Predicted 3D model of an 82-nucleotide RNA (c-di-GMP-I riboswitch aptamer) from a bacterium.
It was read from a public genome assembly, where an Rfam model found it.
RNA sequence: GUCCGAUAAAAGCAACUCCCUAAAAUAUGGGGAGACGCAAAGCCUUAGAGUCCCGAAAUAUAGGGAUAGUCAGGUUGCCGAA
Numbered sequence: 001g002u003c004c005g006a007u008a009a010a011a012g013c014a015a016c017u018c019c020c021u022a023a024a025a026u027a028u029g030g031g032g033a034g035a036c037g038c039a040a041a042g043c044c045u046u047a048g049a050g051u052c053c054c055g056a057a058a059u060a061u062a063g064g065g066a067u068a069g070u071c072a073g074g075u076u077g078c079c080g081a082a
Stems, first nucleotide, its partner, number of pairs: 004080002012038002016034007036069001042075003046072001048071002050067005
């Protein structure tokens, strides 16, 4: 240094509930208080896949939005037992 991930140590993030707020939105995001959990639960939609929301023209497809705490992929990073 790489791989790896401890009953380690120091930090970090924050599911969900409540209140406020943004948004067309019952999707979801932001702020505050508790803390489910997380070795990347740091960051990036990559015409990757899945899931959720939207309004049309009857359905479907396409389209737009979201989800990084669904998975994959990329990238940066704390510590150092086995």
Model confidence (mean pLDDT): 81 of 100.